[in-house]
Molecule: transfer RNA
Organism: Mytilus galloprovincialis
RNA sequence: AUUCAGAUAGCUCAAAGAUAGAGCAUUCAAUUUGAUAUUGAAAGGUUCCAGGUUCAAAUCCUGGUCUGAAUA
Numbered sequence: 001a002u003u004c005a006g007a008u009a010g011c012u013c014a015a016a017g018a019u020a021g022a023g024c025a026u027u028c029a030a031u032u033u034g035a036u037a038u039u040g041a042a043a044g045g046u047u048c049c050a051g052g053u054u055c056a057a058a059u060c061c062u063g064g065u066c067u068g069a070a071u072a
Stems, first nucleotide, its partner, number of pairs: 001071007010024004026042005048064005
């Protein structure tokens, strides 16, 4: 330099155009003499940024930023 892949909750990852979810972690409650474990609940997101298409975009299109891989 070129090509490809990725960016979503604190972490690891789903959602393939129509309500943004799970596990772990955090907080609260139940349970226990206490702790762990277990059970229930809650909180936590402008889906990397800026535009475009669409009645409707995490998803499709364009450009940019960052990360990784391959080739030279």